[in-house]
């Protein structure tokens, strides 16, 4: 990088240093910032993996699975707005909208 599987309507700060831009990309919206944006730092949140318990199978001092709890010290993420709407394709409704499903992302674990 590409591939697989899972999740993406819940959560999280009046701290600090910085100092003009941010919300992925493209296009239209619509916000959000000098009452300080983006990166740092700290705090915070969750709970993928991982950890312990319990539960089930096994070739049972160990291993393997799948729930369900529990903790948060490890590895990661994330910390305005649903992934901030929309763009494809359905269906309802036709005033404006509203649900679905796909691409695309974004994020964890595995494979190459």
């Nucleotide at each position: 990088c590409u591939c697989u599987u899972a999740u993406c309507a819940a959560g999280a700060g009046u701290g600090g240093c910085a100092g003009a831009g941010g919300g992925a990309c493209u296009a239209g919206g619509c916000c959000c910032g000098u009452u300080g944006a983006a990166g740092c730092c700290c705090g915070g949140c969750a709970a993928c993996c991982g950890u312990c318990a319990a539960u089930g199978g096994a070739a049972c001092a160990u291993c393997c699975a799948u729930u369900u709890g529990a903790a948060a010290a490890g590895g990661u993420g994330c910390u305005a707005a649903u992934u901030c709407c929309u763009a494809c394709a359905g269906g309802u409704a036709u005033g404006g909208a509203c649900c679905u499903g796909a691409u695309a992302g974004a994020u964890a674990a595995g494979a190459g």

The RNA shown here (SAM riboswitch aptamer (S box leader)) has 112 nucleotides and comes from Gracilibacillus dipsosauri. The sequence is in RNAcentral, with records from Rfam.